Predicted 3D model of a 393-nucleotide RNA (Bacterial RNase P class A) from a Rhodospirillaceae bacterium. Its Rfam family is "Bacterial RNase P class A". Rfam links the family to the GO terms tRNA processing, ribonuclease P activity and dimeric ribonuclease P complex. The family's RNA type in Rfam is ribozyme. The model forms 94% of the base pairs in the Rfam consensus. Its mean pLDDT, the model's own confidence on a scale to 100, is 75.
RNA sequence: UUAGAUAACCGGAUGGCUGCCUUUAUUUAUGUGUAUAGAUUGAGGAGGAAAGUCCGGGCUCCACGGAAACAUGGUGCCGGGUAACACCCGGCGGGGGUGACCCUAGGGAAAGUGCCGCAGAGAGCAGACCGCCGGUGCAGUGUUGUUCACCGGUAAGGGUGAAAGGGUGUGGUAAGAGCGCACCGCACCACCGGUAACGGUGGUGGCAUGGUAAACCCCACCAGGAGCAAGACCAAGUAGGAGCGGCAUGGGCCGUUAGUCCGUGCCCGAUUUUGGUUUCCGAAAACGCCGCUCGGGUCGGUCGCACGAGACACUCGGUGACGGGUGUUCGAGAUGAAUAGUCAUCCCCUACUUCGGUGGGGACAGAACCCGGCUUAUAGGUUAUCUAGCGCU
Numbered sequence: 001u002u003a004g005a006u007a008a009c010c011g012g013a014u015g016g017c018u019g020c021c022u023u024u025a026u027u028u029a030u031g032u033g034u035a036u037a038g039a040u041u042g043a044g045g046a047g048g049a050a051a052g053u054c055c056g057g058g059c060u061c062c063a064c065g066g067a068a069a070c071a072u073g074g075u076g077c078c079g080g081g082u083a084a085c086a087c088c089c090g091g092c093g094g095g096g097g098u099g100a101c102c103c104u105a106g107g108g109a110a111a112g113u114g115c116c117g118c119a120g121a122g123a124g125c126a127g128a129c130c131g132c133c134g135g136u137g138c139a140g141u142g143u144u145g146u147u148c149a150c151c152g153g154u155a156a157g158g159g160u161g162a163a164a165g166g167g168u169g170u171g172g173u174a175a176g177a178g179c180g181c182a183c184c185g186c187a188c189c190a191c192c193g194g195u196a197a198c199g200g201u202g203g204u205g206g207c208a209u210g211g212u213a214a215a216c217c218c219c220a221c222c223a224g225g226a227g228c229a230a231g232a233c234c235a236a237g238u239a240g241g242a243g244c245g246g247c248a249u250g251g252g253c254c255g256u257u258a259g260u261c262c263g264u265g266c267c268c269g270a271u272u273u274u275g276g277u278u279u280c281c282g283a284a285a286a287c288g289c290c291g292c293u294c295g296g297g298u299c300g301g302u303c304g305c306a307c308g309a310g311a312c313a314c315u316c317g318g319u320g321a322c323g324g325g326u327g328u329u330c331g332a333g334a335u336g337a338a339u340a341g342u343c344a345u346c347c348c349c350u351a352c353u354u355c356g357g358u359g360g361g362g363a364c365a366g367a368a369c370c371c372g373g374c375u376u377a378u379a380g381g382u383u384a385u386c387u388a389g390c391g392c393u
Stems, first nucleotide, its partner, number of pairs: 001389010012346007020045004025040006047364001051375002054373005059227004064282007072223005077091005092106001093104004107218002112216002114212003129158002131154007166184006185207001186205008231303004241294007250268004254263002271285003310329008347362006
C1' cells in the first nucleotide's frame, strides 16, 4: 500500500420561533365527584432492530387432586452458562479455504420399510458390454500367424454414471484377483492421555451387503392448556329467557323396631366433575347440580401499565459465556393512537470547479404487558486485532 477475516460503536448535532403527550408544585372556575376545564414554572418523551411472531420464560386465568400409558409436538457429539431455551461459551469429529477463519439438521443403516431417474453388463443376498488368457474347429502334412464361431477362466485395463465388490505399489499367474507382501483404510482387543466427546501407541485379522433417516422409522430426553382482545373492579342494561340430555336420597348385609321410618355401620357399584385420549387410586355433588344448543343485553370507564431475572460505573473470579461485591440511578405509558413544522449554522458522502465556491444526497424504519434470544432490512462513517500479496528499509 492492496485484498481479505473477526469483534464492537455511531447512525446526524446545536440554537431560535410556533405546535403536541405524560407528570411534580402553585393557582383559577365549576363543584363535593379527592372529578372536569384552564394558567404559570420545573422534569421527561420510540429502536438496534421497536420488524418477523420463530423459540424460551415472567405474569394472569382455567381447572378436584395424584400416578401411569398412549397420541401429538420438540430436541439430538461432549462439557459449561442461564430463570429457561432449539440460545450463548469452550472443546471434539467432519467439510471448505493458501491463510486469518467459516459451516455443521453431528444418536442409529447389522430392527424393518422405502428411494438412488436416465445412462450402463451391473446400483445391494447388485456384474460381464469392449477387452485379456486358454482350448477346440475351419486346409494333404508339420510349424507359426491371422479372421470367424463355440466352450471355459477373469474382473487388473477401458467405457457408462453423482456413486461400480477398499486404495497405492510390488511379487506371482495362462491371463488375473487380498491370491501373497508393505503402507494406508476397516473391524476387534489391550495400554496411555483427557471430566468427556475423542485422540495416540501396539497387537490380531484378508477384512468389504454402498449411499440416503433435511425419507418413514428405532433409541434417548423434554412438554397441562389458553393468552393482556389474559384477567380484576365500577357503572349501565336485558329476558332471575327458552329447549335438550344425565343423575342412584340405588342394591345387598348388619343393627334397632311389633313393623315401617332410621343409621358419621360394612360390602357391591353407577352418573357427573381436567383447555388431547385412556386406565388406576382418592375426593366432591343430589331438586338442585352438571353438560350442550339457541336467543337477548353491555360495544362505557378505571386498573392491569412500568422497581425490573433493571440500567450504568468500578472492582474481584473465570480462556470465555457469565457470576460475586460496592456505589449511583428511575430513562414513554398513548388508547382512531403523543415528539411535528420552519429558519440558521455545523457534520458526513458525492459530482464539477476559475479552488472562492456551486449543485445533489443523508439509510432501514415508529413502542402498546414485560424480559432473554434468534432471523431479516440497513445510505454512510469510526475503532481495534489478525491473515495473504507487493514494495522499501